[in-house]
Molecule: c-di-AMP riboswitch aptamer (ydaO/yuaA leader)
Organism: Antrihabitans auranticaus
RNA sequence: UGCAGGUCACCGCCUAAUCGGACGCUCUCAUGAGCGAACGAGCCGGGAACCCAGGUUUCGACUGGGGUGAAUCCCGCCGGACCGCGUACAGCGCGACUCGGUGGGUAGGGCACUUCCGAGCCCGAACCCGUCAGCUAACCCGGCCGGUGGACGAACGGAAGAAAC
Numbered sequence: 001u002g003c004a005g006g007u008c009a010c011c012g013c014c015u016a017a018u019c020g021g022a023c024g025c026u027c028u029c030a031u032g033a034g035c036g037a038a039c040g041a042g043c044c045g046g047g048a049a050c051c052c053a054g055g056u057u058u059c060g061a062c063u064g065g066g067g068u069g070a071a072u073c074c075c076g077c078c079g080g081a082c083c084g085c086g087u088a089c090a091g092c093g094c095g096a097c098u099c100g101g102u103g104g105g106u107a108g109g110g111c112a113c114u115u116c117c118g119a120g121c122c123c124g125a126a127c128c129c130g131u132c133a134g135c136u137a138a139c140c141c142g143g144c145c146g147g148u149g150g151a152c153g154a155a156c157g158g159a160a161g162a163a164a165c
Base pairs, nucleotide, nucleotide: 010150011149012148013147014146018041019040020039023036024035025034026033027032042144043143044142045141046140047139052134064132065129066128067127068126073105074104075103076102077101078100079099080098083095084094085093086092087091108123109122110121111120113161114160115159116158117157118156
C1' cells in the first nucleotide's frame, strides 16, 4: 500500500415487519443498557353473510385444491419417471403430462423526501395449509421476522410539490 474477514458507531436499502409507556429480572456508583411476558398505537395477512359470481355439454394418454410473496408465463437444449400410439418389438420412433438441470426472454417488482419524464443497475425466489376456504359487512384469528449495502456515490439528470432551516 492492496485484498479479505471480525467488532463498535454512523447513514441507508428490501420487507407489513415499526413505535410507545408501565411491570418483572439482570448489569451499572449513577445515567442508562439488555432480556422476558403481556398491553396500546400503527402497519400487514387469513377466515367469515346477503348480493354478485360459479353451475351444463364436448375435449386419447397426465394433473385434488388453496395461501403469503413482485417472483408469473413462454421458447430452446440435456436428463429422469409415468402414460398413450406405432414398429422390423429386451430396442427404437412420435405425442401429452410431470420433475430436475441449464441458456434466453417475460407479466410483474426494487434502487437515498414524494410523484411524473428520462437514464442506468438489479430481482423475477422461497415457503406454508393439509382434502379444506370464490367475493364478502358484522364478527373471529394471526404476524411485526429475516436479509443486505455504503463512505460524495447512477445516492444520476429534468420538472412540480413537500419538509426542514